[in-house]
RNA sequence: CGAGCAGGCCGGACAAUCGCGGAGGAUGUGCCGAAAGGCCUCCUUCGAGGAAAGUCCGGGCUCCACAGGGUCAAGGGCGCCGGGCAGUUCCCGGUGAAGGCGACUUCAAGGAAAGUGCAACAGAAAGGUACCGCCGGUCUUCGGACCGGCAAGGGUGGAAAGGUGAGGCAAGAGCUCACCAGCGGCCCGGUGACGGGUCGGCUGUGCAAACCCCGCCCGGAGCAACACCGCGGAGGGACGGAUCGGGAGACCCGCCGGUCCCGGGGAGGUGGCUUGAGGCCGUCGGAAACGGCGGUCCCAGACAGAUGAUUGUCCUCGACAGAACCCGGCUUACAGGCCUGCUCGGAAA
Numbered sequence: 001c002g003a004g005c006a007g008g009c010c011g012g013a014c015a016a017u018c019g020c021g022g023a024g025g026a027u028g029u030g031c032c033g034a035a036a037g038g039c040c041u042c043c044u045u046c047g048a049g050g051a052a053a054g055u056c057c058g059g060g061c062u063c064c065a066c067a068g069g070g071u072c073a074a075g076g077g078c079g080c081c082g083g084g085c086a087g088u089u090c091c092c093g094g095u096g097a098a099g100g101c102g103a104c105u106u107c108a109a110g111g112a113a114a115g116u117g118c119a120a121c122a123g124a125a126a127g128g129u130a131c132c133g134c135c136g137g138u139c140u141u142c143g144g145a146c147c148g149g150c151a152a153g154g155g156u157g158g159a160a161a162g163g164u165g166a167g168g169c170a171a172g173a174g175c176u177c178a179c180c181a182g183c184g185g186c187c188c189g190g191u192g193a194c195g196g197g198u199c200g201g202c203u204g205u206g207c208a209a210a211c212c213c214c215g216c217c218c219g220g221a222g223c224a225a226c227a228c229c230g231c232g233g234a235g236g237g238a239c240g241g242a243u244c245g246g247g248a249g250a251c252c253c254g255c256c257g258g259u260c261c262c263g264g265g266g267a268g269g270u271g272g273c274u275u276g277a278g279g280c281c282g283u284c285g286g287a288a289a290c291g292g293c294g295g296u297c298c299c300a301g302a303c304a305g306a307u308g309a310u311u312g313u314c315c316u317c318g319a320c321a322g323a324a325c326c327c328g329g330c331u332u333a334c335a336g337g338c339c340u341g342c343u344c345g346g347a348a349a
Stems, first nucleotide, its partner, number of pairs: 001345010012314007020047007028040001030039003049320001053331002056329005061222004075218005080094005095109001096107004110213002115211002117207003131154002133150007162180006181203001183200007226271004235262005244254004278297008315318001
């Protein structure tokens, strides 16, 4: 210098003016109101994100179901090991497998020897198979046919019954031997996944993101949850009144209007609502995720829903996109830029 890998960070800057939302205040002779309070004005202060997004996981909170605890069924999710966390399918570290020269990356990574199923086409055969072929025997019209043995070679296929080599044999074959792979026992190392060694029998394909089996976990709905207040009107009741209608009358029933009460909770209002497993700094423990301690900070809270506009200066000329109950994680989108560590290749000293 070129090509890459991993991790972290930023996401136009500064100033002025005006506008909008929240909070606090006014010693404003402001307005409305009996008051509580509301409105206006002014002052102070705060005002989107790394993803506020998707709503995919884990929780908080609320209501419903359930006395409490347990078991089973159905459905769903997860699945190597150790640690972290409130918890997870997340994070950190490791093991194994796959990819890359490498830094490093990726993995739904339990069980195929419980059972069932599938393996298109090709091929004889897709799980104990024999098409071509090899070997032996019998027969022969000398082309071959039949019987038996074999699985080394050929052929098909993504995959063909452990691989390579030697011995052996009629020909062959784990038939025997050496090495390698796999399986099982034992020993050693490791908390463990697993790794290493040794011995043994001699090999029992793949797919579980097919059914299934094993282990663990899971009640449902969601802030338009939910709680409180609640004008008026419909409805119901009580009291009293006296006109009208019906019943033959005392009286009863109906209706009209008056006063008071009940009731449910539509409009509207209030709470829930933002201080939280919180941010930052330091220190200690730990390899890390993370945890302990100390200090410090308060950082949107609307309900038609605020965060914008103009001007000036400057730059690399600015992407994806915007809260709506809250928190943790994952995933997805993203112009451009910065920092740190590392790898491979080239050149020069």
A computed fold for a 349-nucleotide RNA from a Bacillota bacterium, annotated as Bacterial RNase P class A.
Its mean pLDDT, the model's own confidence on a scale to 100, is 77.
Of the family's consensus pairs, 93% are formed in the model.
Its Rfam family is "Bacterial RNase P class A". The family's RNA type in Rfam is ribozyme. About the family: Ribonuclease P (RNase P) is a ubiquitous endoribonuclease, found in archaea, bacteria and eukarya as well as chloroplasts and mitochondria.
Lineage of the source: Bacteria > Bacillati > Bacillota.